[in-house]
RNA sequence: GCCGGGAUGGUGAAACUGCCAGACACGCGGGACUCAAAAUCCCGUGACCGCAAGGUCGUGAGGGUUGGACUCCCUCUCCCGGCA
Numbered sequence: 001g002c003c004g005g006g007a008u009g010g011u012g013a014a015a016c017u018g019c020c021a022g023a024c025a026c027g028c029g030g031g032a033c034u035c036a037a038a039a040u041c042c043c044g045u046g047a048c049c050g051c052a053a054g055g056u057c058g059u060g061a062g063g064g065u066u067g068g069a070c071u072c073c074c075u076c077u078c079c080c081g082g083c084a
Base pairs, nucleotide, nucleotide: 001083002082003081004080005079006078007077010026011025012024019067027045028044029043030042031041032040046057047056048055049054060076061075062074063073064072
């Protein structure tokens, strides 16, 4: 230099036929059970604004296409692998 794969919460990971983002698990917070604890079970858990109702933003970064983009296109950054 060329080619391929990847980047989504606190962590691991889903969603790619473009149409509700974060399912599921772990972790964390609260509760039940217990003399107490462990285990187990139940509820909650992206960010910001707001007393609340609610609103806005958010998929590595920037742009484009589209009524609509994690998903398609372009450029860039970083990580992994291959070729030279």
Overview: The prediction has a mean pLDDT of 83. Transfer RNA from a Candidatus Uhrbacteria bacterium, 84 nucleotides, folded computationally. Its Rfam family is "tRNA". Its family is annotated with triplet codon-amino acid adaptor activity in the Gene Ontology. It is annotated as a transfer RNA. Lineage of the source: Bacteria > Bacteria candidate phyla > Candidatus Uhriibacteriota.